Overview: The part of an RNA shown here (large-subunit ribosomal RNA, domain I) has 533 nucleotides and comes from Aquimarina algicola. The prediction has a mean pLDDT of 83.
Context: one part of a larger RNA
């Protein structure tokens, strides 16, 4: 020096655990904000650095409902207090709520600085206190509304490239990402100028199918319907106009009026055309708002069955024996594995605000028949030319929808459509508007589940994490869990310079559980012994 054995150090793998995550289901909620939000700064405790709570009334104030013996958050100490005259705690409703922040009196390098007006204090000046003073839109005014924030979902505007086509230009990716505007608990769409085909359907939305079909496509890569059928859910309405009336203005007048325009009220709303108008007839039916009563539901919350002995052990819930309850043998805790020890569980109650249903009062809306002479039924619209876009459809035989630009009808004997176009036939009634449900999503709340993870996993974050740290900045972004059943967390003594470290003693089942603390692998280091060179 090597190898082996033993004993240690070192290290933190492994095992076990879970306080945190992940995914989903059901239910709720789906907003907050000038009555100042979200988010912060600074304060606030007897002692108080951090977190949490709160706001100069500052770990809190008031009322009220619940609960019942302790309490002054995390937080384990001392002091001082509070509490059966009901504290603390839990629910609900209020009060207070500095400064910044949309930030809004003006300014500003956020949490700061400086003003105007009114009132009060003062003899005056100055100062202080309280209130108020932004902008835009609507409104005569009084006054009202808006602004900002928020996870996804939704609608609109604007709109890429990588990529694929095995290159690339039409095409694709994709109307995706990003950006902007807007709304709601949903949004959008929506009551046929629709589909269909000789038969019919009857607003919209969503799902399944039709179907990877018909098509489209440098007919490449790709893109990709509809009719019909089966379901979910169902709901239909209101204006404009004709006509009538009132008011106002203007014109005209023979001063009786008449006409035009404007505003308001009535009327009226459709395709088998309807309405006005004329004639006749009538108060049915359905339903919205709101008040009262009753019932249900509804926060904190209440009641809630049934076990003992022996034994092993530090500890019994284990083992043995004998019982009991069960509308409760879900789950968790308790010194090991407990239906019967504790919290609970099945079940049964209970109330405020609120919600829902029923009854009733009140208030509002809502129908017809016949006639067909006249009037009305949405105009720079429909259509057409040019240029684009959307439709599964790339200009194509390209209909249909939208429109930048130009042109430009008809008026019910009207008009549009049925995939060039024409005829026949059929369907519908454009150029105004509203509309629940079925559908999408989950920042958030409650309950629950998992052939999901178990600390290099699972969220980046189980722990004071979007922290420490890095970056001028946008931004990037960690590591880090476990004593023990209980601190019983080692009184006292010794070595030592020592408040280091260790040895005794003591606690404990265990200290080879001693706070660098469960288990404690390997690398690596050391000591002793054996063998060997």
């Nucleotide at each position: 020096g090597g190898c082996g054995u033993a004993u240690g150090g070192g290290g933190a793998a492994u095992g076990c655990c879970u306080a945190g995550g992940c995914u989903c289901u059901c239910a709720g909620a789906g907003g907050c904000g000038a009555a100042g939000a979200a988010g912060g700064a600074c304060g606030u405790g007897a002692u108080a650095a951090g977190c949490u709570g709160c706001g100069a009334u500052a770990a809190g104030c008031u009322g009220u409902g619940g609960u019942u013996a302790g309490u002054g958050g995390c937080a384990c100490a001392u002091a001082c207090a509070c509490a059966u005259u009901g504290a603390u705690c839990c629910g609900c409703a209020g009060a207070u709520u500095u400064c910044c922040g949309a930030a809004u009196g003006g300014g500003g390098c956020a949490a700061c600085c400086c003003g105007g007006u009114a009132u009060a204090u003062u003899g005056a000046a100055g100062a202080u206190a309280u209130a108020u003073c932004a902008c835009a839109c609507c409104g005569u005014a009084a006054g009202g509304u808006g602004g900002g924030c928020g996870a996804a979902c939704c609608c609109g505007g604007a709109g890429a490239a990588c990529u694929g086509a095995a290159a690339c230009a039409u095409c694709u990716a994709a109307g995706u990402a990003c950006c902007c505007g807007g709304a709601g608990g949903a949004g959008a769409a929506g009551a046929a100028a629709a589909c269909a085909a000789u038969a019919g359907u009857g607003a919209u939305u969503c799902c399944g199918u039709u179907a990877g079909u018909a098509g489209u496509g440098g007919c490449g890569a790709g893109c990709g319907a509809a009719c019909g059928c089966g379901g979910a859910u169902u709901a239909g309405c209101c204006c404009a106009a004709a006509c009538c009336a009132a008011u106002g203005u203007u014109g005209u007048u023979a001063c009786g009026g008449c006409a035009a325009c404007a505003u308001u009220g009535g009327g009226g709303u459709u395709g088998u055309a309807g309405g006005a108008c004329u004639a006749c007839g009538a108060u049915a039916u359905u339903u919205g708002g709101u008040g009262u009563a009753u019932a249900a539901u509804g926060a904190a919350u209440u009641a809630g069955a049934a076990u003992c002995c022996u034994u092993u052990g530090g500890a019994a819930a284990g083992a043995g024996g004998a019982g009991c309850c069960a509308a409760a043998g879900a789950g968790g805790g308790u010194g090991a594995u407990a239906g019967u020890c504790c919290c609970g569980u099945a079940u049964a109650g209970g109330u405020a605000a609120g919600u829902u249903a029923u009854a009733u009062g009140u208030u509002g809306a809502u129908a017809g028949u016949a006639g067909u002479a006249u009037c009305c039924u949405g105009a720079g619209u429909a259509g057409c030319g040019c240029g684009g876009g959307g439709c599964a459809c790339g200009u194509g035989u390209a209909a249909c929808c939208c429109u930048g630009u130009g042109u430009g009808a008809a008026u019910c004997u009207g008009u549009g459509g049925g995939g060039a176009c024409c005829a026949u036939c059929c369907c519908a009634u454009a150029a105004g508007g509203c509309u629940a449900a079925a559908u999408a999503c989950u920042c958030c709340u409650g309950a629950g589940a998992g052939a999901c993870c178990g600390a290099u996993a699972g969220u980046g974050a189980a722990c004071c994490a979007g922290u420490a740290c890095c970056g001028u900045g946008a931004g990037g972004g960690a590591a880090a869990g476990g004593u023990g059943a209980a601190a019983a967390g080692a009184a006292c003594c010794c070595u030592g310079a020592a408040u280091a470290a260790g040895g005794g003693a003591g606690u404990g089942a265990a200290a080879a559980a001693g706070a660098u603390c469960c288990u404690g692998a390997a690398a690596c280091c050391a000591u002793a012994c054996g063998c060997u060179u």
Its Rfam family is "Bacterial large subunit ribosomal RNA". Its family is annotated with ribosome and structural constituent of ribosome in the Gene Ontology.